Background: Model confidence (mean pLDDT): 77 of 100. The RNA shown here (Bacterial RNase P class A) has 342 nucleotides and comes from Firmicutes bacterium UBA1393.
[in-house]
RNA sequence: CAAGUAGGCUGAGUGAUCGCAGGCAGCCCAUGGCUGUCUGAGGAAAGUCCGAGCUCCGAAGGGCAGGGUGCUGGGUAACGCCCAGUGGAGGCGACUCCAAGGAAAGUGCCACAGAAAUCAAACCGCCCGCUUUGCGGGUAAGGGUGAAACGGUGCGGCAAGAGCGCACCAGCGCGCAGGUGACUGUGCGGCUAGGCAAACCCCACUCGGAGCAAGACCAAAUAGGAGAGAUACAGGGCGGCCCGCCCUUCUCUCGGGUUAGGUCGCUUGAGGUGCGCGGCAACGUGCGCCCUAGAUAGAUGAUCACUCUCGACAGAACUCGGCUUACAGGCUUGCUUGUGUC
Numbered sequence: 001c002a003a004g005u006a007g008g009c010u011g012a013g014u015g016a017u018c019g020c021a022g023g024c025a026g027c028c029c030a031u032g033g034c035u036g037u038c039u040g041a042g043g044a045a046a047g048u049c050c051g052a053g054c055u056c057c058g059a060a061g062g063g064c065a066g067g068g069u070g071c072u073g074g075g076u077a078a079c080g081c082c083c084a085g086u087g088g089a090g091g092c093g094a095c096u097c098c099a100a101g102g103a104a105a106g107u108g109c110c111a112c113a114g115a116a117a118u119c120a121a122a123c124c125g126c127c128c129g130c131u132u133u134g135c136g137g138g139u140a141a142g143g144g145u146g147a148a149a150c151g152g153u154g155c156g157g158c159a160a161g162a163g164c165g166c167a168c169c170a171g172c173g174c175g176c177a178g179g180u181g182a183c184u185g186u187g188c189g190g191c192u193a194g195g196c197a198a199a200c201c202c203c204a205c206u207c208g209g210a211g212c213a214a215g216a217c218c219a220a221a222u223a224g225g226a227g228a229g230a231u232a233c234a235g236g237g238c239g240g241c242c243c244g245c246c247c248u249u250c251u252c253u254c255g256g257g258u259u260a261g262g263u264c265g266c267u268u269g270a271g272g273u274g275c276g277c278g279g280c281a282a283c284g285u286g287c288g289c290c291c292u293a294g295a296u297a298g299a300u301g302a303u304c305a306c307u308c309u310c311g312a313c314a315g316a317a318c319u320c321g322g323c324u325u326a327c328a329g330g331c332u333u334g335c336u337u338g339u340g341u342c
Base pairs, nucleotide, nucleotide: 001338002337003336004335005334006333007332008331009330010329012307013306014305015304016303017302018301020040021039022038023037024036025035026034027033028032042313046324047323049322050321051320052319053318054211055210056209057208061243062242063241064240066207067206068205069204070203071085072084073083074082075081086100087098088097089096090095101202102201106200107199108196109195110194123143124142125139126138127137128136129135130134151169152168153167154166155165156164170192172189173188174187175186176185177184178183215264216263217262218261225254226253227252228251229250230249234248235247236246237245271290272289273288274287275286276285277284278283308311
């Protein structure tokens, strides 16, 4: 210097004038208005995919069915998230990705081709024998088919072959050592028991439901109305079913009143941030500092002037921790590879 990889910050700026929402203080002609001051959309506010806080139902329980997660250890309020590791795949590498428990509990699938795709198999081939152009026996090393053919390579052996024997490697079983563990290393053994569970299933752990349009209060108004059905061995309430528990009514039709009323919920939080300590880290903890939107047909706009990197994705509606998706340009940090120079 070039290419790559893993992050961080920013995301038009400055000045002036007018305008918008909320808090606080003061004043007034006080359902409101005026003045001053302070604050005022995001890293994803998007998706609505997970997890919770909070509210209501349910004495909040037990079981079945059903759902979710799926290597190990840690973090967290929790999670399907994050950190560290193990195994595997890709990459020269920094790094990235994995739907990563069990196929010896059972069932099922592997089309076509092929002799044969779970208890196998002989089409071509090789060897031996005979009554020789055919038959019988042995074989699964070579060839063919296929995504995959019951370990791989090499040597010996054999009539020809085969783990038949041996060496190395993979797999499986057992022992020893290391590690909290997943697992790793090593020795011995018998030679070898396909793949798919993002198939049903088994195993381990885990799971009430509905949701801020939740819900609480106030005001106003009405007809505490009429009818039919079920009804105590009944009905209703708890996502489905059973048991248990609680309540005594429940369902439908007709008719009437209110109704886009108001206030709260509504923003001080599992909050942000500086430093120290512990930890590889995620994170935890101690001390200090800070308060950063609460709208409700829904607040950030308009004009002028200047500057340059010429402006991307895009607007809160109860809140928070994540994941996923979108993103022009600019600044910057660590690491890897290549080239050149000293």

It was read from a public genome assembly, where an Rfam model found it. Its Rfam family is "Bacterial RNase P class A". Rfam classes the family as a ribozyme.